[in-house]
RNA sequence: GCCUCUAUAGCUCAGUUGGCAGAGCAUGCGCUUAGUAAGCGUAAGGUCGCGAGUUCGAACCUCGCUGGAGGCU
Numbered sequence: 001g002c003c004u005c006u007a008u009a010g011c012u013c014a015g016u017u018g019g020c021a022g023a024g025c026a027u028g029c030g031c032u033u034a035g036u037a038a039g040c041g042u043a044a045g046g047u048c049g050c051g052a053g054u055u056c057g058a059a060c061c062u063c064g065c066u067g068g069a070g071g072c073u
Stems, first nucleotide, its partner, number of pairs: 001072007010025004019056001027043005049065005
């Protein structure tokens, strides 16, 4: 230098026919217990890496940039 993959909640990750942004864990609150843990319920938590484009509509398609991983010379 070139190619491929990847970036979504505090963490680990789902979500592709383009149409409501989700799960588990963690956290707060409640139930339960004499009390704690466990268990159960519930709540909060998001610029979907950044910028632009296409579209009625983009996490998803196109282009550029940035970070990470792998490969080739």
Transfer RNA from a Pseudomonadota bacterium, 73 nucleotides, folded computationally. Its Rfam family is "tRNA". It is annotated as a transfer RNA. From the family's description: Transfer RNA (tRNA) molecules are approximately 80 nucleotides in length. The prediction has a mean pLDDT of 81.